Source information: A computed fold for a 1837-nucleotide part of an RNA from Nocardioides limicola, annotated as large-subunit ribosomal RNA, half A. Model confidence (mean pLDDT): 81 of 100. The source organism's lineage runs through Bacteria, Actinomycetota, Propionibacteriales, Nocardioidaceae and Nocardioides.

Context: one part of a larger RNA
């Protein structure tokens, strides 16, 4: 250290429990709110804090009831002080009362629980301020007043009244908007879904609802829900999917009221008559405005689809009775009352009716022994029961407590019955027959376009509904029956209401459960929607258990204190508030063995040795054998591929749907079965609507044991000869659903954020200092004038250096940080397009953006939060007990396919078939591989032939003549081929046929799967590069799914396929020297290289063997001596070339032999060699070609490392040979086990079917086949996957059992079985349950999921311990390095001082305490506990204003929700607005106190002014009455023009006429009268135009008359004006704060070491606000007068127009000074110390600000808030006002304390960040910088 045994910690599984939840049934409610909800917020008990309860009448008041001896609500106890005890507390039930403050919130406002108001009344004051109750929002709705454009109305506006809304609330319900993930394997129509989700609105339910339906020739009779109808008819990228309705069975049941016609009555409007209409009808008479038409309202009538109503006529039935009454009389109608009658609502009253709150009675052992601490256990014996449900009591209790079954019993309320009394209607129709054709729902139906709901996606699209748009009919009409049309049939639209049956549950009462029991069941069993996180919308825990009973340890001992020891209580203390059991992980202590040369996936076999033993055994375990965890994903993992730190607890294939289909059971069977539902406590009994099956064929009609094609009776297709099926339960798999569990990135809907930051809006602050010097202006030059130039003078600048400020460029460091962006040191902008603060606007495909896809709260190429949601994931991962039988793929085809998937293959079961399956021989067949071949296609090499065509030459033309050109065909030899074959195997395949095997061999059907990624190795091909562990076919094995033996070690290579067991045996492959099991066996070669024990081209005079050619005793090879010459330095070339650069040529002589040269040198010779000869030596010597072993080629990284090591050489290499022999899970023997199969035997005769026979009975008989045993034979590797058969967990059900004499659980030993496990067993804890057999249901089994919780290790006593100086003595303590006090060091110091905002929220004082915070310790503390602390008329804020901007009465505008916005109304960061100083507490102070003040108010006498009267001044009229009279009018008349009727003359014309002729008889022609027309004359009325008095009468003049009258205090608008009222920068002056300096004053004090009485040294030498003066500076016209504008006025302001005046003499403003305030306070020091007391000088000089003066002045361009307050002005109001004055009043709310920080923002006692004020000294330019002051701190190891 290791492994054991023991014993303890630690932790809280485990079991046993429940107060607490989930589910669901039956009832019961189904709202509640302006009479203030719903939810809160603050209070409230004597006493802190929470939960209940209550609301200042505050755990409660009052009243009745019940029911009681005790009570003061619960944790939760202690005091304390009550209340009650029959006169009734406290308690339970019922009705009252009160009921703060918030909320719809509603009186106004608001940051919800705050603040400020109006009127009325009351309470208090001398008033005033103050206090109380009451009331006052908006809309609608009524009513009355009022009242615009515009006359009458309206709109609108006021005043009263509303028990009228208004909010809220779980689901359900209607009815307006409406989405995406998804699904279609992709997506767009479609799906999801009219779902989430948003909004409105109602109710206990809601919608629908009495046929303009449905049907189909037969029929139904409103709707709603439920079964089937049916997953059918549809529909539909005819794809996923969607999906009726008739009609049948039920549940439930219910029908009603209008409009129109007609009549009447009331009114409004139009019309019209003159008595004809009207006045209830008829007659007769009278009357006079009563008439028609239309609107409009009441009131009768009237409601249907066999069409109905109206009117008219007519018949039948029936209608109570009196009065009045309709102009009059009669007759008949009508119309009003009254009695009755008929019906309906209300009310009282009764009730010995029911229901109904609290509630009350309610049997029967506290026998008896006996264990226990206890008895309700055991035993014994009783009793009760309409009660043996449940709970409790010191363990299992019918009989002890409670309650139970049963009975009872009342208030209000509800109901039922009787009675009484009031009230409302109605009282008069119905029915038929005839006629007429009045009237049956209008911008409606239809219909065009465009949508949309239906099964219906626009379709051939009917039906319903909306939108635009157009537009009927009225019963002889309309609509529908699925375009449309006909005939048929049903209906009667455009109007309204309607119970029940349905669908839900926040909640209230009882009751159940094969529901959970503390990681479980609600998120909550407990202070939980709490604590905690977040800005916010949200998100959201942990946490149970002493005991029967606190009997919760009295007293002693250790010890600051925790803690602990001893004694006591208890049954137990190892139940001691950390409390039942108390398991593991972890951490300890004791005791055996055992371990310091060892290499270990920790195990297995084998074992000395030691210890112990109950003698059975147990621990330990030196050595030596074998051995590379687990999962997962994989061809393929020990892998250096993923996953787990350990325990321990949860932690994944289920549900539904009477769905589909298989099997296995049961029931019934040619039939089986019921759903809804109904009865019935319940087992049960109904229920036959439907569904399956009993019959097929056909595309149908349709036919039918057949039927279809078809001309067919023919063939032919599919059927049929008899035949099982149906409902149940249990499984398998499938389909809808989340569908094994987890995991997205993302899409949609609705909310929530602009305290980060972007921008921008209002308002407000901020920049030490120091440089340069712009344009302007002045002077001087200079010019004809200019221009222009000097010098000044000024001070401009996105201007220059540089701090505070903002920034982030470098670079160092940090990087488990001091800091989720920092620091150190430099660095950039610093008057600007600058920074900052507070308020506010902008909102998610949206903002904002000087533009980087930045920022939008540590999130941004689309925030955050919720939902839809359990999105979907062809993808990854995980998936839990055991045994036993069989056992794959990793191909093919298709695939937006390729890591998926569909059919096939290949697995397995089950049922059927029965050799059909495989091998082997033999017979027979196709066939174009290898191979070889060139005969065809092609390609290809040489010879030879040599056509063809080209050069040349010759050539008039025909010819010829040659040719190192081309070169076909042929021919000779030799070649290639997958897309070439003249040929052609071997093996494979097919059939046949005989034997052999017959085996988890074949085929078929059904049910169930899984592969569909392969790998390697050997053939045989492809592709590469005849590479590759390459990569793709075929074949064959093996792995894969394969263990063992071998290859060192080593999926794929050899061997060989593992049921278990054995200390037997025989082989494979491969071995036999040792490691290591068997031979250093046997013969005969090779190797020398350790080759063997890696490797090529090439390379060698290694070696051994076999052959071929040479030379050689006529003397060869090698060696050594000796020659190698001459022509000539051949010739060219060359600068030079002599054998030796380079070209040609390479001869000749002499000789023994010698190259016009084989090399080496030279500038080129030289030189030195070879080749050739001779000698000399004596035997072999050379070349070449094959084999067999060797060598050489041959360089990597830690150590030898290419035999597994030692090591091996006539081997232990190698190559031939022989003989033995190890060796596996193979084989063999020996015992066992499961499967199978075979045959035997056995059986009750059970069951099943089937034959058969039968008296038909559940009859009888036979045989097959299940379940047992026994013999034999044959199997039993195994992933994915299939089939069997079982363990164990929790609980039901029946049936038995155990237990305080000790249940579960937990530790140990022990035994049993193949195995999941159990226990006939021990023991030791613990204290109340728990178990076996048979079924039955699941939340049923855990090692893994970067799994969730929660515990506990490792790392490791390791980094750390967050910027910075501490030492020393005393104190205090149990203990001091840090606490407290002192002396001295050190540091900040434009701060680390001081004092405001913001934000925090008691941290502020004292006093005690250390458990835990505190990076260490602590006596200390921003920590704990107690207990104290914040004083206002003036300070902030409100009761005063407004900016941005919010809100928003009416209004505009939107499907709703809401958006904007006027009048208003809020909103500071601005405006406006009265107090100093000094002192004092531990802890506030402009707040307290002295002392001086101001500001508003109220206010007595008194004074003293201004009014009013009364006097006086000023102004100053009107009526009327005299007069003077512009202008205007027309009369009469007078000019002038024009002429109606009348008459007289004439002209024309006639569809009328008299009369006459004429006629053809139609007719025509003429006189005359009528009528119309024209022209002429005469005759005037009357019209127009011009002129034209009177009278009147504007105006003015005089009288009335300076008469009436007006003017003159004061307040003073919600009106008007005026002020408030505003930028930037710039310099210059006057002050003062502050500072300095003294020789001047005051005080002290004369020295530690030399001087030191001196011009010595040292310290101080003030004070406010108010009042009183008004100075340095600033600034400034005044007056009359008129007037159209300032919504009305105006004397005020504009505006015009005069006059005077341009000086500062005035006015207004304005620092500072001085005085005063002060005879106060303060003070340096002095006495005294416990608080305390007393007090000098109080001058002079210098310097000085960024402060005042001054929102000033000057410059400049960007042209620089609003309102109130204050000023006047009038409109109003006014008989009293104002000034002074003893007095008085004077409200809320905040004030403590931190405030560049340990209290704020950053998770923190965090090196970061946070707005404004004050700024001392020395040097300095300076708020840099360095050192000091006052203050302040040493910074928690």
């Nucleotide at each position: 250290g290791g492994c054991g045994u023991a014993u303890g910690g630690u932790g809280g599984a485990u079991g046993c429990c429940u107060u607490g939840g989930c589910a669901c049934c039956g009832a019961g409610a189904g709202c509640c709110g302006a009479u203030g909800a719903a939810g809160g917020a603050c209070g409230u008990u004597g006493g802190a804090g929470c939960c209940u309860g209550c609301g200042a009448u505050a755990a409660g008041c009052c009243c009745c009831g019940g029911u009681u001896a005790g009570u003061u609500g619960g944790c939760a106890a202690c005091c304390g002080a009550g209340c009650g005890u029959u006169u009734g507390a406290c308690c339970c039930g019922g009705g009252g009362a009160u009921g703060u403050c918030c909320g719809a919130a509603u009186g106004g406002g608001g940051a919800a629980a705050c603040c400020c108001a109006g009127c009325a009344c009351c309470a208090g004051u001398c008033a005033u301020g103050u206090g109380g109750u009451g009331u006052u929002a908006c809309c609608u709705c009524c009513g009355c007043c009022u009242g615009a454009a515009u006359g009458u109305a309206u709109a609108g506006g006021g005043c009263g009244g509303u028990u009228g809304g208004a909010g809220g609330g779980a689901a359900c319900g209607u009815c307006g908007g409406g989405a995406a993930g998804u699904g279609a394997a992709a997506c767009a129509u479609c799906u999801c879904a009219g779902u989430a989700c948003c909004g409105a609105c109602a109710g206990g339910a809601a919608g629908a609802g009495a046929a303009a339906a449905c049907a189909a020739u037969a029929g139904u009779g409103a709707u709603u829900c439920c079964g089937a109808g049916a997953g059918u008819a549809g529909u539909g990228g005819c794809g996923a999917g969607c999906g009726a309705a008739a009609u049948c069975g039920g549940a439930a049941g219910a029908g009603g009221c209008u409009a129109a016609a007609c009549c009447u009555c009331a009114u409004g409007u139009g019309u019209g008559u003159g008595a004809u209409a009207c006045c209830c009808g008829g007659c007769a008479g009278g009357g006079g405005u009563u008439g028609c038409a239309u609107g409009u309202g009441g009131g009768g009538g009237g409601u249907u689809g066999u069409g109905g109503g109206g009117c008219c006529g007519u018949u039948u039935c029936g209608u109570g009775u009196c009065u009045g009454u309709u102009c009059u009389g009669c007759c008949g109608a009508g119309c009003a009352g009254g009695c009755g009658c008929a019906u309906u609502c209300g009310c009282g009253c009764a009730u010995u009716g029911g229901u109904g709150a609290a509630g009350u009675c309610g049997a029967a052992g506290u026998c008896a022994g006996u264990u226990g601490g206890a008895a309700a256990g055991c035993u014994g014996u009783g009793c009760c029961g309409u009660a043996g449900u449940g709970g409790g009591u010191g363990a299992g209790a019918g009989u002890c407590c409670c309650g139970u079954a049963g009975a009872c019993g009342u208030a209000a309320g509800c109901u039922g019955u009787g009675u009484g009394u009031g009230g409302g209607u109605g009282u008069g129709g119905a029915a038929g027959c005839g006629g007429u054709a009045c009237c049956c729902g209008a911008g409606u139906a239809g219909c065009a376009c465009g949508c949309u709901a239906c099964u219906c996606c626009u379709g051939g699209a009917a039906u319903g509904g909306c939108g635009u748009g157009u537009g009927a009919a009225u019963c002889u009409g309309g609509c529908g029956g699925g375009a449309c049309c006909a005939c048929c049939c049903g209906u009667u639209a455009a109007g309204c209401c309607u119970a029940a049956a349905u669908a839900c549950u926040c909640c209230u009462c009882g009751g159940u459960g094969a529901c959970c029991g503390a990681u479980a069941g609600c998120g909550g069993a407990c202070a939980a929607g709490u604590a905690c996180c977040g800005u916010g919308a949200g998100g959201g825990a942990a946490a149970g258990g002493u005991g029967a009973a606190a009997a919760g340890u009295a007293c002693c001992c250790c010890u600051g204190g925790c803690g602990g020891g001893g004694a006591g209580u208890g049954a137990a203390a190892u139940a001691g508030u950390a409390c039942c059991u108390g398991a593991a992980a972890c951490c300890a202590u004791a005791c055996g063995c055992c371990u310091a040369c060892a290499a270990u996936c920790c195990g297995u076999c084998a074992g000395a040795g030691c210890c112990c033993u109950u003698u059975g055994g147990g621990g330990u375990g030196a050595u030596g054998g074998c051995g590379u965890g687990c999962c997962u994903u994989u061809u393929g993992a020990a892998g250096a591929a993923u996953g787990a730190g350990c325990c321990u607890g949860c932690g994944a294939g289920u549900u539904u749907g009477c769905g589909u289909u298989g099997c296995g059971u049961u029931g019934c069977g040619a039939g089986g079965u019921u759903a809804a539902c109904c009865c019935g406590u319940g087992u049960g009994g109904g229920g036959u609507a439907g569904c399956c099956g009993u019959a097929g064929c056909g595309a149908a009609a349709g036919c039918g044991a057949g039927u279809c094609u078809g001309a067919a009776u023919a063939g032919g297709g599919c059927g049929a000869c008899u035949g099982a099926g149906u409902a149940g339960c249990g499984u398998g798999a499938u389909c809808a659903a989340g569908a094994c569990c987890c995991g997205a990135a993302g899409c949609g809907g609705a909310g929530u954020g602009a305290u980060c930051u972007a921008u921008c809006c209002a308002u407000g602050g901020g920049c030490a200092g120091g440089u340069u010097g712009a344009a302007g202006c002045g002077c001087c030059g200079g010019u004809a004038a200019g221009a222009c130039g000097g010098c000044g003078u000024g001070g401009a600048g996105g201007a220059c250096c540089g701090a505070a400020c903002c920034c982030a460029c470098u670079u160092a460091g940090g990087u488990u940080g001091a800091a989720a962006a920092c620091u150190g040191a430099g660095g950039g902008g610093a008057u600007g397009a600058c920074c900052u603060g507070u308020g506010g606007a902008u909102a998610g495909g949206g903002g904002u953006g000087a533009a980087a896809g930045g920022c939008c709260a540590a999130u941004c190429a689309a925030a955050c939060u919720c939902c839809g949601u359990g999105a979907u994931a062809g993808c990854u991962g995980g998936u839990u007990c055991u045994c036993c039988c069989c056992g794959a793929a990793a191909u093919g085809c298709a695939u937006u396919u390729a890591g998926g998937u569909g059919c096939a293959g290949c697995g397995u079961u089950g049922c059927g078939u029965g050799u059909u399956u495989c091998u082997u021989g033999c017979c027979g067949g196709a066939g174009g591989u290898a191979g070889a071949g060139c005969a065809c296609u092609g390609g290809a090499u040489a010879g030879c032939c040599g056509a063809u065509g080209g050069g040349c030459c010759c050539g008039a033309c025909c010819a010829g003549g040659u040719u190192a050109c081309u070169g076909a065909c042929g021919u000779u030899a030799g070649c290639c081929a997958a897309a070439c074959u003249c040929c052609g195997a071997a093996u494979g395949c097919c059939g046949g046929u005989a034997a052999g095997u017959g085996a988890g061999a074949g085929c078929g059907c059904a049910g169930c799967a899984g592969u569909g990624a392969g790998a390697c190795u050997g053939c045989g091909g492809g592709g590469g590069a005849u590479a590759a562990g390459c990569u793709u076919c075929g074949u064959a094995g093996u792995c894969g799914a394969g263990a063992g033996g071998g290859a060192a070690a080593c999926a794929g290579c050899c061997c060989a396929g593992a049921c278990c067991a054995u200390c037997a045996g025989c082989u494979a492959a491969g071995g036999c020297c040792c490691c290591u099991a068997a031979g250093c066996g046997g013969u005969g070669a090779c190797u020398a290289a350790g080759u063997g024990g890696a490797a090529a081209a090439g390379g060698a005079u290694g070696u051994g063997g076999a052959g071929u050619c040479g030379c050689a005793u006529a003397a060869a090879c090698a060696a050594c001596c000796a020659g190698g010459a001459g022509g000539u330095u051949g010739g060219c070339u060359u600068g030079g070339a002599a054998g030796c650069a380079g070209c040609c040529a390479c001869c000749c002589u002499u000789g023994a032999a010698a190259g016009a040269g084989u090399g080496c040198g030279u500038a080129a010779u030289a030189g030195c060699u070879c080749a050739c000869u001779g000698g000399u030596c004596a035997a072999g010597u050379g070349a070449u070609u094959c084999c067999g072993c060797g060598c050489c080629g041959a360089c990597a990284a830690u150590g030898u490392a290419g035999c597994g090591g030692g090591g091996c050489u006539c081997a232990a290499g190698u190559c031939a040979u022989c003989c033995g022999c190890c060796g596996a899970a193979g084989c063999u023997a020996u015992g066992g086990c499961a499967u199978u199969c075979a045959c035997g035997c056995g059986u009750g005769u059970a069951c099943u079917a089937a034959g058969c026979c039968u008296u038909c009975g559940u009859g009888g008989u036979u045989c097959a086949g299940g379940u047992g045993c026994g013999u034999g034979g044959a199997u039993g590797g195994g992933u994915a996957g299939g089939g069997g058969a079982g363990c164990g967990u929790c609980g039901u059900g029946c049936c038995g059992c155990g237990a305080g004499u000790g249940a579960a659980g937990c530790g140990c030993c022990g035994g049993a079985g193949u195995g999941a496990u159990c226990c006939a067993g021990g023991u030791g804890u613990g204290g109340a349950c728990g178990c076996g057999g048979c079924a039955c249901g699941a939340g049923u089994g855990a090692g893994a999921a970067u799994g969730c919780a929660g515990g506990c290790a490792u790392g490791a006593g390791u980094a750390g311990c967050g910027a910075a100086u501490g030492a020393a003595g005393a104190g205090u303590g149990a203990g001091a390095a840090a606490c407290u006090c002192u002396u001295c060091c050190g540091c900040c110091g434009a701060a680390u001082g001081a004092u405001c905002a913001a934000g925090g929220g008691u941290u502020c004082c004292a006093g005690g305490g250390u458990c835990a915070a505190g990076c260490u310790a602590a006596u200390c503390u921003g920590c704990c506990c107690u207990g104290g602390g914040u004083a206002a008329g003036u300070c902030g804020g409100g009761a005063c204003c407004u900016a941005a901007g919010g809100c928003g009465a009416g209004g505009c505008c939107g499907a709703c929700a809401g958006g904007c916005g006027u009048a208003g109304u809020c909103g500071a960061u601005g405006g406006a607005c009265a107090a100093c100083c000094a002192g004092u507490u531990g802890a506030u102070a402009u707040u307290c106190u002295g002392g001086u003040a101001c500001c508003g108010g109220c206010a007595a006498a008194g004074u003293a002014g201004c009014g009013c009267c009364c006097a006086u001044g000023a102004c100053g009229a009107g009526c009327c009455c005299g007069g003077u009279g512009a202008u205007g009018c027309u009369a009469a008349c007078c000019a002038c023009c024009c002429g109606c009727c009348g008459c007289g003359u004439u002209g024309c014309u006639u569809a009328c006429u008299u009369c006459u002729c004429c006629u053809u008889c139609g007719g025509g022609a003429g006189c005359g009268g009528g009528g119309g027309u024209g022209a002429c004359g005469c005759u005037u009325a009357g019209c127009g135009u011009g002129g034209g008095a009177c009278c009147c009468u504007c105006a003015c003049c005089g009288g009335u008359a300076g008469u009436a009258g007006u003017c003159a205090a004061g307040c003073g608008a919600u009106g008007g004006g005026g002020u408030g009222a505003c930028g930037c920068a710039g310099g210059a002056a006057g002050g003062u704060a502050g500072u300095c300096c003294a020789a001047c004053c005051a005080c002290a004090c004369c020295g530690a070491u030399g001087g030191u009485u001196g011009u010595g040294u040292g310290u101080g030498g003030c004070c406010a606000a108010g009042c009183a003066u008004g100075u340095a500076g600033g600034g400034c016209g005044a007056g009359u007068g008129g007037u159209a504008g300032g919504c009305a006025a105006a004397u005020c302001c504009g505006c015009c127009a005069c006059u005077c005046a341009u000086g500062a003499u005035g006015c207004c403003u304005g620092a500072g000074a001085u005085g005063u305030g002060a005879u106060g306070g303060g003070g340096a020091c002095c006495c005294g110390u416990u608080u305390g007391g007393g007090g000098a000088a109080g001058u002079g000089g210098a310097u000085g600000a960024u402060c005042c003066u001054a929102u000033g002045c000057u410059g400049u361009c960007g042209a620089g808030a609003a309102a109130a307050a204050c000023c006047u002005c009038u409109a109003g109001c006014g008989a009293g006002c104002u000034a002074u004055g003893c007095g008085c009043c004077g409200c809320c709310c905040g004030u403590a304390c931190c405030c560049c920080a340990a209290a704020c923002c950053g998770a923190c006692a965090c090196a970061g960040g946070u707005g404004a004020u004050c700024a001392g000294g020395u040097a300095g330019a300076g708020a840099a910088u360095a050192c000091c002051a006052a203050g302040g701190c040493g910074a928690u190891c």